[in-house]
């Protein structure tokens, strides 16, 4: 210098103005909506997307239901050891394969329990003993020889020829899993319909037209209780499997322990945005300068002006993983090759 391998990180920065949304404090306990539950409204301070928030593929927390214990069925996992709340995740390591190498990949238990499967070629492919040659005992034939049976050997085919393969086919073994999911679940709670209880009511309740007494309709009327729905609140995001420190210690490592500090998004018409300015970066166009070159052309670099762009994608109960997408950029460790000393 070239080509690679592994790994960590960023995802424009700052200022001003205008908005959206959560929390805390203050205040009349006021105003508005609503039957209520509850919600909204002022001022000040303050928080407000991601490395994948994606997918919803694994594993948990949490909640409800079920449950004496165990087994069957079903689903899943699979070298060994460890990490973890748990895992199909992660780490170390053995083996196999790929790579010159740094490294990468691996559904890597069992085929002396049983079943199933194997293209083409080949006489024969999982049922066994088949094709050819030679030998031989017995039987048949006068004999050459033929048939049946037995033993031995072998070419060729093919991945594989009574000896194996495949478990990413069923199966067996070991281990794990009760079922459902925040539209879980708990609480508050209309209207309508229906339910229960009490009282009154064909000896006329009740409604209604005139109006102090008549007429008409007439079998219900009134009050209370309880369940559910709409709606609302909690779950739900200030205490956690939480984050930070180039803090200390243990371990090869995943990770664990201790110390100190911090509180860090959260709705359900669903917030996290818009405009302007300065700077940084990429691309394009124009101009100027420098170098290479005799010059022109061309190439490389720098400066200025203008335009334009900044990926993949956006929380929805929370957390640990995995998979997939991603413009551009920064850093670390290592390998191979070439050259120079």
């Nucleotide at each position: 210098g070239a080509a690679g391998c592994c790994u960590g990180c960023c995802a424009g920065a700052c200022c001003g103005c205008c908005g959206c949304u959560g929390g805390u404090g203050c205040a009349a306990u006021c105003u508005g909506g609503g039957a209520a539950a509850c919600c909204a409204g002022g001022c000040a301070c303050u928080g407000g997307a991601g490395g994948a928030a994606c997918g919803u593929c694994c594993g948990g927390a949490c909640u409800g239901c079920a449950c004496a214990g165990g087994a069957c069925a079903g689903c899943g996992u699979a070298g060994g050891a460890g990490g973890u709340a748990a895992c199909a995740c992660c780490u170390c390591u053995c083996c196999a394969c790929c790579g010159u190498g740094a490294g990468g990949u691996g559904a890597g238990g069992a085929u002396c329990a049983g079943a199933g499967c194997a293209a083409c070629a080949g006489a024969g492919a999982c049922g066994a003993g088949u094709c050819g040659g030679c030998c031989u005992u017995g039987g048949g034939g006068u004999a050459a020889c033929c048939c049946c049976g037995g033993a031995c050997c072998g070419g060729g085919u093919g991945a594989a020829a009574c000896g194996g393969g495949c478990a990413a086919u069923c199966u067996c073994u070991a281990c794990g899993c009760g079922c459902a999911g925040c539209a879980a679940u708990a609480c508050c709670a209309a209207g309508u319909a229906g339910g229960c209880c009490a009282g009154c009511g064909u000896u006329g309740a009740u409604g209604u037209g005139g109006u102090u007494c008549c007429g008409c309709a007439g079998a219900g009327c009134u009050g209370g209780c309880g369940g559910g729905u709409a709606g609302g609140u909690a779950g739900c995001a200030u205490u956690g499997a939480g984050c930070c420190g180039c803090g200390g210690g243990g371990g090869c490592g995943a990770c664990c322990c201790c110390c100190g500090g911090c509180c860090c998004a959260g709705a359900u018409u669903a917030a996290u945005g818009g405009c302007g300015g300065u700077c940084a970066c990429g691309c394009c166009a124009g101009g100027c300068c420098u170098u290479c070159c005799u010059a022109a052309a061309g190439a490389a670099g720098g400066c200025c002006u203008g335009g334009u762009g900044c990926a993949c994608a956006a929380a929805a109960u929370c957390c640990g993983g995995c998979u997939u997408a991603u413009c551009g950029g920064c850093g670390g460790g290592c390998u191979u090759c070439a050259c120079a000393c």